[in-house]
């Protein structure tokens, strides 16, 4: 973009075309081919109307020379309709016909003379159920038959002229062949009828016209898993037969013909002008309309005829179908309509011969389902309209909504208009030209006949249609799709991996522009959309116009056939090539001009176009072809050359094993470690001799030869190539290269050797969770060698083979040359690197993947599958060849960036190692899992939940649970109405919240109110209801790890890269250096707190060295020291040595209170884990509103077989107990800390002093130390439970608080596997403060006392960082994914077989029917010597061919099959 379509929603009008694509299935009914009376005989009926009747009829005209039928002519072979068949007896295009035919028409020369016998109709019998038959009479003609004439006709002979297949033409000869009449007019004749003439037909010639027939070249489908095909085949003589060449037939001779340029066979199909698509070259079709073929139920056949092997004829056989009296007949819509089946699907049993057209005919006419016209149908092209203007309160109404508004929307209403189509009413058509017939003129004539012009003159199916005019009304006339990207057009509700959508991707798991509504928009409009189907897009089969190193794709090598391809010069030829003209390329169809319908769509005319073929002639560059020459391609010759190049023979050491001997003795051998396995019957080891196979260390090299596989000790002997120089021969002898012949690792096969060593199987030992492996000990086959077969490999340079041209450089082989000879120069090889190109990048790059030519071979998504069946090769085992179904949306490359790796390289971390102390076991605290409960509220789950949120649940808290109550609610603000100050104090009930009740009170005013407080309504409150995967915040965590990015610039198409790597350094992407990079930024330092030393400044509540007073810094005093708390110094690798690139930097030293970030701490980059938290707060969305809101009481979080994390406490003597003696810091204190004093054994309690605090308090430090005592025990360890009796707090300790005293004395003697934590003032021990808090710390958050060991050091394990490097990974290794087994469903192969189709062959019967033979039987036309006989014909007979049919015995094709093989998907 297209359609002969179909379907779904929808539907106004008109024009112009278009309509069984399926079953070439079966058809009822009607029409579709007839016509001539001017070829010919014969010849009605009803009806009318007249006579005549015996009233039943009967006759006459008329109807009528009609009508029905016959003889006889022309048509019927055209039109019409399908495409079944057919791959060539077709079709296109261009030719031939000297091998032919053509009725009707035209044109030419000329004839129509004289006879003869029948027959139909019809009349009279006869058969027959019908169709239809038969005998005997009768009769015509433009039916039939002799017969006359005859050419420029035809046949034959002969000469000639052109020409060359049997043309065409001239002359003489001989011999053949024809007819039909009609009808007008005049004239004549009683009449039949004659004759003249017009004119229509006959006849015979030649010629055109048209139409047909043969034939020739060339062109258009698929399959090679169809490779040979063929016996009238191929030819050739001679006959036959046609209109005509021809194996068209038929006999005889030859052996011929076709084919890889695709024969045979199979499928599948009508071609074609054109029609769709495309820029074009294609590609796709072949329906309408046209030109051609072929066909008419299915098969054969001939006849008639100009012309058929005949749609609406004939004849046979089949098959259906009707009829039947059973005995026999009739039928072929693929002609218009119609019907039935079939299908997704395709129209009226209509009108008219009025137009063109066509048959007949003299003509009027008649016939015409050709044709023209209506009808059905949105089936397609066109075109019109469904109204225009003006209208804002931006109405109502719906949708959205950031609740202000904003859309639909000038849309609508309303106001002024207009009047297509429909609809009424009225006019009224083009299309019609003839014809006959009159008249009149001309021409011809003898004519008034014909013949032509001219005037009158009749003829419409469509249609009362088109088309004009009024009339009335905006009145009657809009839908279909689509909105997630492609791809124009978003929003709201529903619904929640369902429903459902979906052309690819994909969408839907609670905020869905994708699904269903609703609003809203875009598209296109009487259509919109959906399926199918061609064409493009697809350069995605690539002439134009593609590839094959690595994406699919180079044969495993070579030689070579046939084919393509091909060097220099010249001459020629003109096939190709190019230009010119000429013929032909049917119209229609395209294209532009112009023109007719109101446009357009249609239509008409006028050019173009028809891109082709084909003839001329004409060029001679180019290619071909012929013919001549040359030397540069290519070979030969000669003069040297390396080299694991093939083949045979021989020969040689070393090593291994075995033999045999000697020497010697217990292990040998063998792994990661071992054990089988040899060994005391002497093994290994060692020394001598021997035998036997294989295989050639070192030389050995990206060294060197071969066509590749490949080839490795030495010596010969035959042999290939190869390169170098030389220029003597040959003169294109080249190049490739389909088949095809040959070679062709390794393993495998076959025969027969051989066998040393090594090794598939196998066996034994190991090792595992198991090891039909991997390691160890054995150990056949085969490895070796002949002859033979197999033909495959990651047969790889994943790169076919020549040929030329395109910058170099550096090795290295083998030659040549050359005096600058450790070097150049050149050919031939073999590697590396790179330019230009090139390429999707990697990369290749004179040895091309690069630039061109030439030949082969090979590819076209992945899987199925290199499978299956065919086929071929092969002894198997395979090998070549080489697919479909079905299945997916991908398979696949190359490079990028993460990530990852039981890769690598460097680094770093209490990582792991040295160490030190614990945990894991025991009691107890605590939290969690589980389980139980009315309810154990809710959360936090690996490191990164578990002494977590909780810095503190008896009540509260408190989310839970049971019960009781309340409903604008406990609280907060608004409005309106009613009442009332506000607020107080009592009672009665209740478990309490609440409920009643009762006493007292009476604010401010401008008198309206107002402040407050209640009651009621009303919008709202309120939720710790749900989603942390809708979210801010806030936090964890990798990790305080050194990293994460940008801006210009530079590389690459690009992702991206650089910088950020690199070469030191560091705690650090710190720093230096280098560098296509140069700079910035977040992070690292660093500034900031603390803390360790000093000065300064201050000196009270803190200090006290000197002084005085007392022994308490108490008081004076002092400002020096502690100390407190403000500024300030101080540390920068600054100094030095030394290493180091002289740098960064590093060791090492001085000085110094501290030394190389001096200890600590705050300080978390880009980002990750949809990490955790909606129950801190916030907040989208949803939910609940007498309840999932809120008040109160109880109860519950505190349960309890059990499990796990975290702690405390011990388990003793480095220790318990007891007495005595010191020495701190950080802090807190008013509902508050409390001192002394007194009371209790004590927890504690009485009473108060001080004290908002460097001043009182709290407040004893405590491990330590002195000194005693216990003596290795379940203890004078341990302390749990567990009773009794206190104390505090508190409204209130029962569920369920701390603490005290007395009794009581569990488990527990240093802890399995496992596991943490720490590197210094750290662990380890020791007490002491703080928050929360009425009360309740073993936890948490702090702070000081005593005070260690260990670190050789990165191999391991955890984590992390930077560099490389593989990857099929990227929700990234907790990733990806392979095979079998199990279930489901799906196509497919094999199969014993079983059905069916098809197209051959072999025979068997054998219709019709041409041909041919006979022809005893029949016959009218002519002959004759005439009841007959001839000639000729005809029945009928037989022969050859022959369709359907039967028989066999193979082929091939489909379909089905127990059961079976493997694929796909799930």
């Nucleotide at each position: 973009g297209a359609c002969g379509a179909a379907c779904g929603c929808u539907g106004g009008c008109g024009g112009c075309g278009u309509g069984c694509c399926u079953u070439a299935u079966a058809c009822a009914u009607g029409c579709a081919a007839g016509u001539c009376g001017a070829a010919c005989g014969a010849g009605a009926a009803a009806g009318c109307u007249c006579c005549c009747u015996u009233c039943g009829g009967g006759g006459g005209g008329u109807g009528a020379g009609u009508a029905a039928a016959g003889u006889g002519g022309c048509g019927a072979a055209c039109g019409g309709g399908u495409g079944a068949g057919u791959a060539a007896u077709a079709c296109g295009u261009a030719g031939g016909u000297a091998a032919u035919c053509u009725a009707c028409c035209c044109a030419u020369a000329g004839a129509u003379u004289g006879g003869g016998g029948a027959u139909a109709a019809c009349g009279c019998g006869c058969c027959u159920a019908a169709c239809g038959g038969u005998g005997c009479g009768c009769u015509a003609a433009u039916a039939c038959c002799g017969a006359a004439u005859a050419a420029c006709g035809c046949a034959u002979u002969a000469a000639g002229a052109u020409g060359u297949u049997g043309g065409u033409u001239u002359u003489a000869a001989u011999g053949c062949c024809a007819a039909a009449g009609g009808u007008g007019g005049u004239u004549c004749g009683c009449a039949a009828g004659a004759a003249c003439u017009a004119u229509c037909g006959u006849c015979u010639u030649u010629g055109g016209a048209u139409g047909a027939g043969c034939u020739u070249a060339c062109g258009g489908c698929c399959c090679a898993u169809u490779a040979g095909c063929u016996a009238g085949u191929u030819g050739g003589u001679a006959g036959g037969g046609u209109a005509a060449c021809g194996g068209c037939c038929u006999a005889c001779c030859a052996a011929g013909g076709c084919u890889a340029c695709g024969a045979u066979g199979g499928g599948u199909a009508g071609c074609c002008g054109g029609c769709c698509u495309g820029a074009g070259a294609g590609g796709g079709u072949g329906u309408c309309c046209g030109g051609c073929c072929a066909c008419a139920c299915u098969g054969g056949g001939a006849c008639u005829g100009a012309g058929a092997u005949a749609c609406g004829g004939c004849c046979c056989a089949g098959a259906c179908u009707c009829c039947u009296a059973c005995g026999g007949g009739a039928g072929g819509c693929a002609g218009c309509a119609g019907u039935a089946a079939g299908g997704a699907a395709u129209a009226u049993u209509g009108c008219g011969c009025a137009a063109u057209g066509g048959u007949c005919g003299a003509a009027a006419g008649a016939c015409u389902g050709a044709c023209g016209c209506a009808g059905c149908a949105a089936c397609g092209c066109c075109g019109c309209g469904u109204g225009g203007g003006u209208g804002a309160u931006g109405a109502a109404g719906u949708u959205c909504u950031a609740u202000g508004g904003a859309a639909c929307g000038u849309a609508a209403a309303a106001c002024c208009c207009u009047g297509u189509u429909a609809g009424g009413a009225g006019g009224g058509a083009c299309g019609a030209a003839u014809a006959a017939u009159a008249u009149a003129a001309a021409g011809c004539u003898a004519a008034c006949a014909c013949u032509u012009u001219a005037u009158a003159g009749u003829u419409g199916a469509c249609g009362g249609u088109a088309c004009c005019u009024c009339c009335a009304a905006a009145g009657a006339a809009a839908g279909c799709c689509c909105c997630g990207g492609c791809u124009a057009a978003c929003u709201c509700c529903g619904u929640g991996c369902c429903a459902g959508c979906a052309g690819c991707c994909g969408c839907g798991g609670u905020a869905a522009u994708a699904c269903g509504g609703g609003g809203g928009g875009g598209g296109c409009g009487a259509g919109c959309g959906u399926u199918g189907u061609c064409c493009g897009g697809a350069a995605u089969c690539a002439c134009u116009g593609g590839g094959c190193a690595u994406a699919a794709a180079g044969g495993g090598c070579g030689u070579g056939u046939a084919g393509g391809u091909g060097g220099a010069a010249u001459c020629g030829u003109a096939a190709g090539u190019u230009a010119g003209a000429g013929g032909u390329g049917a119209a229609a169809a395209c294209u532009a001009g112009c023109a007719g319908c109101u446009u357009a769509a249609c239509u008409g005319u006028u050019a173009g176009c028809c891109u082709g073929c084909u003839u001329c002639u004409a060029a001679g560059a180019c290619u071909g072809c012929g013919g001549u020459u040359c030397u540069u391609g290519a070979g030969u010759g000669c003069g040297g050359a390396a080299g694991a190049g093939g083949g045979a023979a021989g020969u040689g050491g070393a090593a291994u094993u075995c033999u045999u001997g000697g020497u010697g003795u217990a292990g040998c051998g063998g792994u990661g470690a071992a054990a089988u396995g040899c060994g005391u019957a002497g093994a290994u080891a060692u020394c001598a001799a021997g035998a036997a196979g294989a295989a050639c260390a070192c030389c050995g090299g990206u060294a060197g030869c071969g066509a590749a596989g490949g080839c490795g000790g030495c010596u010969u002997c035959c042999u290939g190539g190869u390169c170098c120089g030389u220029a003597a021969c040959u003169g294109a002898c080249a190049c490739u290269g389909a088949g095809g012949c040959g070679c062709g690792a390794a393993a495998g096969c076959g025969u027969g050797g051989g066998g040393a060593g090594c090794a598939a199987a196998c066996a034994g030992g190991a090792u595992u969770a198991g090891a039909u492996a991997c390691c160890c000990u054995g150990g056949u086959a085969g490895u070796c060698c002949a002859c033979g077969c197999u033909g495959u490999a990651a047969a790889c340079g994943u790169u076919g083979g020549g040929u030329a041209c395109u910058a170099g450089g550096u090795g290295u082989u083998g030659g040549a040359c050359u005096u600058u000879a450790u070097a150049g120069u050149u050919c031939a090889g073999u590697g590396c690197c790179g330019a230009a190109g090139u390429a999707a990048a990697u990369g290749c790059a004179u040895u091309a993947a690069g630039u061109a030519c030439c030949c082969c071979g090979c590819c076209u998504g992945g899987g199925g599958a290199g499978u299956a069946c065919g086929a071929u090769c092969g002894c198997a085992a395979g090998g070549u060849u080489g697919a479909a179904a079905c299945u997916c949306a991908a398979a696949g490359g190359a490079a990028u960036u993460g990530a990852c790796g039981g890769g690598g390289g460097c680094c770093c971390g209490c990582a792991c190692a040295a160490g030190c102390g614990g945990u894991g076991g025991a009691g107890c605290a605590u939290g969690u899992g589980g389980u139980u409960c009315a309810a154990u509220u809710c959360g936090a789950u690996g490191c990164a939940a578990c002494g977590c949120g909780a810095a503190g649940a008896a009540c509260c808290u408190u989310a839970c649970c049971g019960g009781g109550g309340u409903u604008u609610g406990a609280a907060a603000g608004g409005c309106a109405a009613u009442c009332g100050a506000a607020g107080a104090u009592u009672g009665u009930u209740g478990a309490a919240a609440g409920a009643c009740a009762a006493u007292g009170g009476u604010c401010c005013u401008u008198c309206g109110g107002g402040a407050c407080g209640a009651u009621u309504g009303u919008a709202c409150a309120g939720g710790u209801g749900c989603u942390g995967c809708a979210u801010g915040g806030c936090u964890g965590u990798c990790g305080u790890c050194a990293g994460c990015u940008c801006g210009u610039g530079c590389c690459g198409u690009g992702a991206g890269g650089u910088g950020u790597u690199g070469g030191g350094u560091u705690a650090a992407g710190u720093c230096c250096c280098g560098c296509a990079a140069c700079g910035a930024g977040c992070g690292c330092a660093a500034c900031c707190c603390u803390u360790a030393u000093c000065c300064u400044u201050a000196g009270u509540u803190a200090c006290c060295a000197u002084c005085a007073g007392u022994u308490u810094g108490c008081u004076g005093g002092g400002g020096a020291c502690u100390c407190u708390a403000a500024g300030g110094a101080g540390a920068c690798u600054g100094c030095u040595c030394c290493g180091g690139a002289u740098a960064a930097c590093g060791g090492g030293g001085a000085g110094g209170a501290a030394g190389g970030u001096g200890g600590g701490g705050a300080u978390g980059a880009c980002g990750u884990c949809a990490a955790g938290u909606c129950c801190u707060c916030a907040u989208g969305g949803c939910c609940c509103u007498u309840a999932c809101a809120u008040c109160c009481c109880g109860g519950g979080c505190u349960a309890c077989a059990c499990a796990c994390g975290u702690g405390c406490u011990a388990c003793a003597a480095u220790g318990g107990c007891c007495a005595g003696u010191a020495c701190a810091a950080c802090g807190g204190g008013a509902a508050g800390c409390a001192a002394a004093a007194c009371u209790g054994u004590g927890a504690a309690g009485u009473c108060c002093a001080g004290c908002a605090a460097a001043u009182c308090c709290c407040u004893a430090a405590a491990a330590a130390c002195u000194g005693g005592u216990c003596u290795c025990a379940g203890u004078u360890c341990a302390g749990a439970u567990u009773g009794u009796a206190g104390u505090c707090u508190g409204c209130a300790a029962c569920u369920c608080g701390a603490c005290u005293a007395c009794a009581u004395g569990a488990a527990g003697u240093c802890g399995g596997a496992a596991u943490c934590g720490c590197u210094a003032g750290u662990a380890a021990u020791c007490g002491c403060g703080g928050a929360u808090c009425a009360g309740a710390a073993c936890g948490c958050c702090g702070c000081g006392g005593u005070g260690a060991a260990u670190a050789c050091g990165u191999u391991c394990c955890c984590g992390g960082g930077c560099c490389u490097u593989g990857u099929a990974c990227a929700c990234a290794c907790c990733g990806c994914c392979c095979g079998u087994c199990a279930c489901g469903c799906c196509a497919u192969g094999g199969a014993a077989g079983u059905u069916g189709g098809u197209a051959g062959c072999a025979c068997c019967c054998g219709a019709a029917g041409u041909c041919g033979c006979u022809g005893g039987u029949c016959c009218a036309a002519c002959c004759c010597u005439c009841u007959g006989g001839g000639a000729g014909g005809a029945a009928a007979g037989c022969g050859c061919c022959g369709a359907a049919g039967g028989u066999g015995a193979a082929a091939u094709c489909a379909a089905u099959g127990a059961c079976u093989g493997g694929g796909g998907c799930g």
The RNA shown here (small-subunit ribosomal RNA) has 1466 nucleotides and comes from an uncultured bacterium. The sequence is in RNAcentral, with records from ENA, Greengenes and SILVA. Its mean pLDDT, the model's own confidence on a scale to 100, is 84.